[in-house]
RNA sequence: GUGCCUGUAGCUUAAUGGUAAAGCUCCGCCUUGUGGCGGCGGUGACGAGGGUUCAAUUCCCUUCAGGCACCCCA
Numbered sequence: 001g002u003g004c005c006u007g008u009a010g011c012u013u014a015a016u017g018g019u020a021a022a023g024c025u026c027c028g029c030c031u032u033g034u035g036g037c038g039g040c041g042g043u044g045a046c047g048a049g050g051g052u053u054c055a056a057u058u059c060c061c062u063u064c065a066g067g068c069a070c071c072c073c074a
Base pairs, nucleotide, nucleotide: 001070002069003068004067005066006065007064010024011023012022013021018054026042027041028040029039030038047063048062049061050060051059
């Protein structure tokens, strides 16, 4: 340099055009002599920019970061 893959909550993953979901974590309450376990409730995310569309995590373009393969030079 060329091609491909990945990027969603603190972490691990869903969602193939129609209000972004769950587990663990975190916070509060209940329970307990305390903690843990358990129960109830709550906070929090689509890597960035643009385009298409009534509507985009999803489709298209560019870009950023990470990874894989190949080519050239040394």